[in-house]
Molecule: transfer RNA
Organism: Microbacterium sp. CBA3102
RNA sequence: GCCUUCGUAGCUCAGAGGAAGAGCGCCCGCCUGUCGAGCGGGAGGCCGGGAUUUCGAAACUCCUCGGAGGCG
Numbered sequence: 001g002c003c004u005u006c007g008u009a010g011c012u013c014a015g016a017g018g019a020a021g022a023g024c025g026c027c028c029g030c031c032u033g034u035c036g037a038g039c040g041g042g043a044g045g046c047c048g049g050g051a052u053u054u055c056g057a058a059a060c061u062c063c064u065c066g067g068a069g070g071c072g
Base pairs, nucleotide, nucleotide: 001071002070003069004068005067006066007065010024011023012022013021018055026042027041028040029039030038048064049063050062051061
């Protein structure tokens, strides 16, 4: 320098054009003599950044930043 791949909640990951979900964690309650487990509820993300296409983008296209791998 070129190619591939990843980046979405505190963490690990889904989400293939109709606008974001799960598990764990966190908070509140129930239960329990207490803690934990179990059960119910809740908070939390403008989807790495900027632009493009579209009525509509986490998703398409381009540029860019960062991580991983490969080639030279």